Transfer RNA from Candidatus Minusculum obligatum, 74 nucleotides, folded computationally.
Rfam family: tRNA. It is annotated as a transfer RNA.
The RNAcentral record of the sequence draws on ENA.
RNA sequence: GCUGAGGUAGCUCAGUUGGUUAGAGCACUUGUUUGAAGCACAAGGGGUCGGCAGUUCGAAUCUGCCUCUCAGCA
Numbered sequence: 001g002c003u004g005a006g007g008u009a010g011c012u013c014a015g016u017u018g019g020u021u022a023g024a025g026c027a028c029u030u031g032u033u034u035g036a037a038g039c040a041c042a043a044g045g046g047g048u049c050g051g052c053a054g055u056u057c058g059a060a061u062c063u064g065c066c067u068c069u070c071a072g073c074a
Stems, first nucleotide, its partner, number of pairs: 001073007010026004019057001028044005050066005
């Protein structure tokens, strides 16, 4: 340099053919429980969906460019 896959919560990931609110597990906070902690149970907070533009009534999802990670080829 070329090709392919990927970037979504603190971490690991899902998200269908573009459509009513962006989700799960773990972690975190609070409460119950305990002498205290852990476990368990209940509730809660946390997202510009990598960035910029385009298409569209409507974009995490489609298109272009940029950027980063991984794999292959050279």